Overview: This is a predicted structure of a 341-nucleotide part of an RNA (large-subunit ribosomal RNA, domain IV) from a metagenome.
Context: one part of a larger RNA
RNA sequence: CCCUCGUUAAGGAACUAGGCAAUCUCACCCCGUAACUUCGGGAUAAGGGGUGCCUCUUACCGUGUACCGACUUGCUCGGGAAGCGGCCGGGAGGUGGCACGAAAUCGGCCCAAGCGACUGUUUAACAAAAACACAGGUCUCUGCCAACCCGUAAGGGGAUGUAUAGGGGCCGACACCUGCCCAGUGCCGGAAGGUUAAGAGGAGGGGUUCACGCUCUGAAUCGAAGCCCCGGUGAACGGCGGCCGUAACUAUAACGGUCCUAAGGUAGCGAAAUUCCUUGUCGGGUAAGUUCCGACCCGCACGAAAGGUGUAACGACUUGGGCGCUGUCUCAACGAGGGGG
Numbered sequence: 001c002c003c004u005c006g007u008u009a010a011g012g013a014a015c016u017a018g019g020c021a022a023u024c025u026c027a028c029c030c031c032g033u034a035a036c037u038u039c040g041g042g043a044u045a046a047g048g049g050g051u052g053c054c055u056c057u058u059a060c061c062g063u064g065u066a067c068c069g070a071c072u073u074g075c076u077c078g079g080g081a082a083g084c085g086g087c088c089g090g091g092a093g094g095u096g097g098c099a100c101g102a103a104a105u106c107g108g109c110c111c112a113a114g115c116g117a118c119u120g121u122u123u124a125a126c127a128a129a130a131a132c133a134c135a136g137g138u139c140u141c142u143g144c145c146a147a148c149c150c151g152u153a154a155g156g157g158g159a160u161g162u163a164u165a166g167g168g169g170c171c172g173a174c175a176c177c178u179g180c181c182c183a184g185u186g187c188c189g190g191a192a193g194g195u196u197a198a199g200a201g202g203a204g205g206g207g208u209u210c211a212c213g214c215u216c217u218g219a220a221u222c223g224a225a226g227c228c229c230c231g232g233u234g235a236a237c238g239g240c241g242g243c244c245g246u247a248a249c250u251a252u253a254a255c256g257g258u259c260c261u262a263a264g265g266u267a268g269c270g271a272a273a274u275u276c277c278u279u280g281u282c283g284g285g286u287a288a289g290u291u292c293c294g295a296c297c298c299g300c301a302c303g304a305a306a307g308g309u310g311u312a313a314c315g316a317c318u319u320g321g322g323c324g325c326u327g328u329c330u331c332a333a334c335g336a337g338g339g340g341g
Stems, first nucleotide, its partner, number of pairs: 001339008010330002014328001019325001027051005036041001038173001052095007060086004067079004071074001096100001108323007115315002120132002136171007148157003174310004179240003184237002186233005193228003199222002204217005241259005268302001269299001280296005
C1' cells in the first nucleotide's frame, strides 16, 4: 500500500451523476393510525409505550374426592369445593445493571410525479425494464374429411373437440370514451358490359398436283378466372390543409372572403418517456433549483384499440422533495485478520 472487518470527537449528505456504500430500523405484546379507495385495501401506515430476575396474588387448563342435578337406576351422564399436576395469560410489590427481545436471526419511514393495472416472464455469461405475458375488449377466418399447421405422399396435429368451439391479427385490469375521411391500397359483394389464354370455328390465301388429295397459313364469331367497371368496408393499410381581411385604446378575432382536398384533428390531454427555439412564461419548493411539482397553450413534430384520458392496489422500475441515520464527506485516525513489500 491492497483486500475484508471493527470503533471514532464536533458536524450530519457539506460527498456524489445519484445517499452509491454503510449505518439507522428490526422480534413479540399493548395503545394508536391520514389522504385516497375498486370498500378488499391503504396497515407492521405514521407515531408512542412495554420486555430481566425474585416474592405474593389472580385467572385458566387437566385430573377429580366430597357434594349437587338428570333420567333410560348404572361399573350411567352432566356440573363440581378440596387435593394433585400444568401454566401459555393478568395484577401488585421488590431487586441488580450503563444496557433486560442484554448474544443470534430479525422492516428505515414519509410526500409527490412518470410508466406499466396486478402475481408472473426475459437477453444461460454486461440490460429484469415503462420490454414480453396476462385476465379482458374487438376484428376476421372456420359447418367438420373445418379453418389452419407439419409432410412429396400415405398420414398426423387441430380434436376422440364442433361456433359458449378452434385458428389468426391488434389492443391490454377497471372507469369514462373511442370523432371525420372509402379518393389511393387491401379485403368483401356484384347473373350486365369491356378486355382476354388454350380451345372451338372456319371466310379467305399459299405450296404441290393432270386430278383426287396432302400440307401450311388463317379473318369474323363463340371461349374462364383475373383486370377494367359498379358498390360496401377503418378496433382494414392508412390520412385527418393554406392564404387574406375584420370589433369604438391597443391586442386578439366569435365573423367574412378565397384556394385546395377523400376528409381537413372531435373529446380529452399538452414545453409531455413527445417542445427544436428552451434554462419558454407564471406560481410552488431552496439562501440560491437547466432537474421536480402545479398552471398557461405559440402542439418545430399529442390525440382516440401502433388506443385517448383517469385510476385504488402492486413494482429489486424511473424522477423530485423531506424526516431519521450515519466515516459518503469536512479529514482523517486507531485497531484486527489476510495479502503484498
Notes: The RNAcentral record of the full RNA draws on SILVA. The prediction has a mean pLDDT of 88. Rfam family: Bacterial large subunit ribosomal RNA.